Annotation:
Predicted 3D model of a 76-nucleotide RNA (transfer RNA) from a Pyrinomonadaceae bacterium.

RNA sequence: GCCGGCUUAGCUCAGUUGGUAGAGCGUGCGAUUCGUAAUCGCAAGGUCAUCGGUUCGACUCCGAUAGCCGGCUCCA
Numbered sequence: 001g002c003c004g005g006c007u008u009a010g011c012u013c014a015g016u017u018g019g020u021a022g023a024g025c026g027u028g029c030g031a032u033u034c035g036u037a038a039u040c041g042c043a044a045g046g047u048c049a050u051c052g053g054u055u056c057g058a059c060u061c062c063g064a065u066a067g068c069c070g071g072c073u074c075c076a
Stems, first nucleotide, its partner, number of pairs: 001072007010025004019056001027043005049065005
């Protein structure tokens, strides 16, 4: 230098032939218990990496940028 993959909740990850974003763990509250743990219920928590484009509508399609990972190649 070229090619490919990934970026979504605090963490690990789903999610779409474009139609208002979810799970598990964790956290908070409650139930249960003499109390704790475990178990059960409820809740909070997201500018879907950033910017732009297409579209009535974008996590999803297109382009650029950034970060991480992998492969190839050139020079030294």
Rfam family: tRNA. By type it is a transfer RNA.
The same sequence occurs in records of 3 taxa.